[in-house]
Context: one part of a larger RNA
RNA sequence: CUGGGCGUAAAGCGCUUGUAGGCGGCUUGGUAAGUUGGACGUGAAAGCCCUGAGCUUAACUCGGGGAGGCCGUUCAAUACUGCUGAGCUCGAGGACGGCAGAGGAGAGUGGAAUUCCCGGUGUAGCGGUAAAAUGCAUAGAUAUCGGGAGGAACACCAGUGGCGAAGGCGACUCUCUGGGCCGGACCUGACGCUGAGAAGCGAAAGCUAGGGGAGCAAACAGGAUUAGAGACCCUGGUAGUCCUAGCCCUAAACGAUGGGUGCUAGGUGUGGGGGUGAACAACCUCCGUGCCGGAGCAAACGCGAUAAGCACCCCGCCUGGGGACUACGGCCGCAAGGCUAAAACUC
Numbered sequence: 001c002u003g004g005g006c007g008u009a010a011a012g013c014g015c016u017u018g019u020a021g022g023c024g025g026c027u028u029g030g031u032a033a034g035u036u037g038g039a040c041g042u043g044a045a046a047g048c049c050c051u052g053a054g055c056u057u058a059a060c061u062c063g064g065g066g067a068g069g070c071c072g073u074u075c076a077a078u079a080c081u082g083c084u085g086a087g088c089u090c091g092a093g094g095a096c097g098g099c100a101g102a103g104g105a106g107a108g109u110g111g112a113a114u115u116c117c118c119g120g121u122g123u124a125g126c127g128g129u130a131a132a133a134u135g136c137a138u139a140g141a142u143a144u145c146g147g148g149a150g151g152a153a154c155a156c157c158a159g160u161g162g163c164g165a166a167g168g169c170g171a172c173u174c175u176c177u178g179g180g181c182c183g184g185a186c187c188u189g190a191c192g193c194u195g196a197g198a199a200g201c202g203a204a205a206g207c208u209a210g211g212g213g214a215g216c217a218a219a220c221a222g223g224a225u226u227a228g229a230g231a232c233c234c235u236g237g238u239a240g241u242c243c244u245a246g247c248c249c250u251a252a253a254c255g256a257u258g259g260g261u262g263c264u265a266g267g268u269g270u271g272g273g274g275g276u277g278a279a280c281a282a283c284c285u286c287c288g289u290g291c292c293g294g295a296g297c298a299a300a301c302g303c304g305a306u307a308a309g310c311a312c313c314c315c316g317c318c319u320g321g322g323g324a325c326u327a328c329g330g331c332c333g334c335a336a337g338g339c340u341a342a343a344a345c346u347c
Base pairs, nucleotide, nucleotide: 003319004318005317006316007301008300012315014201015200016199017198021194022193023192025088026087027086028085029084030083031082033081034080035077036076037075038074039073040072041071048066049065050064051063052062053061054060091191092188093187094186096183097182098181099180103177104176105175106174107173108172109171110154115149116148117147118146119145120144121143125136126135162169163168206247207246208245209244210243211242215241216240220236221235222234223233258314259313260312261311262310263309266292267291268290269289270288271287272286273285274284275283296303297302320347321346322345329340330339331338332337
């Protein structure tokens, strides 16, 4: 210094940007650091190999010869790597012309529905369940009509449809704004890939402060059920759910599948472009998204151009079960807690 692995057996960081580092397209000149060869030096003794000798043999010991890596000097080679010079365009990026989209942020607007308030009509029930009861109602409920208030969510369209790196994003309009795809081939000329640390983003719940509060609803109360019922069912109901600012940083953060590039039969659906075409068709093509399936892979299940196939580059991670998503320490946090992460012991 290393082996084998990571969809489901242990194992892909939740996601992205990017520092160091690692790796890096085509042609050509120089150099000769890596690399390769020769020579010389060095390579103590013991040891190792060959050979001879001594203990009755062997182990062991003694003598002789040989080999040996690193390293140093020098000469040479130049395929590959490096360094350096010049050039190229297919990688990458830019410009131009188009296209689709719940991508993000802010402001405004709308209708349906629930609840509440006021008024009209109207009278004895309503509600709820398996059945009931708590609850509501003659102080006029439920039902129904008109008016008003307020908050939250946006039916149909809606689709293994779309967009986003992930979390995620769904009424409509405006403003600001990110990314992607296609086309021709005008420009730059390897500017690339990955990425330890780091930084940013990150559902829900939770926290701080101020608002808001219709519906729903942990906790809680009551009614049932039951042997009990700290539940499931029912009637209520507070945090919370919503907004602003700031924290928290977790998840079955899942495709349980890291990123990049190239290559390797097909069939069928669907979204966005381009070409051909009279055409919404059919066909060809690029990008995305599903299903089936061949070779191959796989312990099997299955995967199968959206690979879990064939290869290369870089990162992360695993190494029997429990102890232990723990203790201690450190860092972070207002707290809750998070991140990092053992051992004894035991099977």

Small-subunit ribosomal RNA, central domain from an uncultured bacterium, 347 nucleotides, folded computationally. The coordinates come from a structure-prediction model, not an experiment, and the mean pLDDT is 90.